RNA sequence: GCCCCCAUAGCUUAAUGGUAAAGCUACCGCCUCUUAAGCGGGAGAUUCCAGGUUCAAGUCCUGGUGGGGGCA
Numbered sequence: 001g002c003c004c005c006c007a008u009a010g011c012u013u014a015a016u017g018g019u020a021a022a023g024c025u026a027c028c029g030c031c032u033c034u035u036a037a038g039c040g041g042g043a044g045a046u047u048c049c050a051g052g053u054u055c056a057a058g059u060c061c062u063g064g065u066g067g068g069g070g071c072a
Base pairs, nucleotide, nucleotide: 001071002070003069004068005067006066007065010024011023012022013021018055027041028040029039030038048064049063050062051061052060
């Protein structure tokens, strides 16, 4: 220098172009002499950034940023 993949909640991951979902963590409660474990509740994400397409974009297109890999 060229090519490919990835970026969504604090963490790990889902999500045919049509209500952004789950587990863990954190929080509150139950249980317990207390803690841990267990049980219940329910909060939390302008989907990396900037544009474009579309009635509608996490998803499709372009450029960028960051990470990983391949070739040279």